[in-house]
RNA sequence: UCCGAGAAAGGCAAACCAGGGAAAACCCUGGGUCGCAAAGCCACGGGUCCUCGCUUCCUCCGAGAAGCCAUGGAUGACUCCCCGAAGGACCCAAGACCGCCGGGCCGCCGGUA
Numbered sequence: 001u002c003c004g005a006g007a008a009a010g011g012c013a014a015a016c017c018a019g020g021g022a023a024a025a026c027c028c029u030g031g032g033u034c035g036c037a038a039a040g041c042c043a044c045g046g047g048u049c050c051u052c053g054c055u056u057c058c059u060c061c062g063a064g065a066a067g068c069c070a071u072g073g074a075u076g077a078c079u080c081c082c083c084g085a086a087g088g089a090c091c092c093a094a095g096a097c098c099g100c101c102g103g104g105c106c107g108c109c110g111g112u113a
Stems, first nucleotide, its partner, number of pairs: 002111003011036002016031006034099001040105003044102003047097003053068005058062001072081003083087001
């Protein structure tokens, strides 16, 4: 330097479970062991995910408190119907994810020149 003998040693640990944190995505600890040659680190580019209902209340106007609505009916589907104050659209921003792809940084073991 290249490669990972469908290798070894050693390492990490998805789902799920328990406890804790967060509004949530998700995170932390322990168990667990689907997988992983960077499944080590960095949200830098792309991507994905999360938050946005109605009514009332308030020294605090808030990601606040209390209460409420329909995960209703028809259709293969598009869509339509019905009831209701409301069954929560989309985008941006903020946030989360490096075990989605790319990029950057660093590195163990073994083989190899």
The RNA shown here (c-di-GMP-I-GGC riboswitch aptamer) has 113 nucleotides and comes from a Gammaproteobacteria bacterium. The model forms 95% of the base pairs in the Rfam consensus. Its mean pLDDT, the model's own confidence on a scale to 100, is 78.